RNA sequence: ACAAAUCGAAGAGGCGCAGCCAACACCAGUAAGUUGGGGGAGUUCCUGCCGGACGUUGAUCCCCUCUGAACAGGGCGGCUGCCGAAGCACUUAACCGGGCGGCGGUUAGGCAGCUGGGGCGUGGUUGAAUAAAUCACGGACUGUCGCAGGACGGAUAAGAGCCUGCGUUGCGCUAUCGACAGAU
Numbered sequence: 001a002c003a004a005a006u007c008g009a010a011g012a013g014g015c016g017c018a019g020c021c022a023a024c025a026c027c028a029g030u031a032a033g034u035u036g037g038g039g040g041a042g043u044u045c046c047u048g049c050c051g052g053a054c055g056u057u058g059a060u061c062c063c064c065u066c067u068g069a070a071c072a073g074g075g076c077g078g079c080u081g082c083c084g085a086a087g088c089a090c091u092u093a094a095c096c097g098g099g100c101g102g103c104g105g106u107u108a109g110g111c112a113g114c115u116g117g118g119g120c121g122u123g124g125u126u127g128a129a130u131a132a133a134u135c136a137c138g139g140a141c142u143g144u145c146g147c148a149g150g151a152c153g154g155a156u157a158a159g160a161g162c163c164u165g166c167g168u169u170g171c172g173c174u175a176u177c178g179a180c181a182g183a184u
Stems, first nucleotide, its partner, number of pairs: 001184001006179004010174002014083001016082006024074001032067002036063003042054004046102005086115003090110008116142002120138007143169001145167006
């Protein structure tokens, strides 16, 4: 003198991410039940088969009357944990939806798969939904880093920072710190 590399810590991006709580809106005058009619053999449990339940003591269905939810999801607020925060895809296991198969859902793990971030538009999937989630594509915006140029500054030096343009993207980035190391 501590550059580079490696490891670690602490941080930054902002309508930032996720969880929880209370009220609220929505779900919905829906589901379900009830009254009075119509009607006349099937209806229902995600789906095929099976197995149940209900139904001529008249169901399912349609109209009328009355009563009338809930789950999931949501925006604001508060609290908590955070910056691969998190989400998606694939896969495994357990449980659930009557049994088996299919399909679906929840939870947990795996996978060095994809996505820097939020938002807008179009379309797909799910859904009651024009909400929300998610996927694909397309615009810009923004953060980081790289390259070039410029202004400022100034010793007509440099650096950091700023502006413009182009490009990349998180296993990234950070004149923030520590270890390695009083090694070399």
A computed fold for a 184-nucleotide RNA from Limosilactobacillus oris, annotated as Lysine riboswitch aptamer. The sequence is in RNAcentral, with records from Ribocentre. Taxonomically the source falls in Limosilactobacillus (Bacteria, Bacillati, Bacilli, Lactobacillales). Model confidence (mean pLDDT): 79 of 100.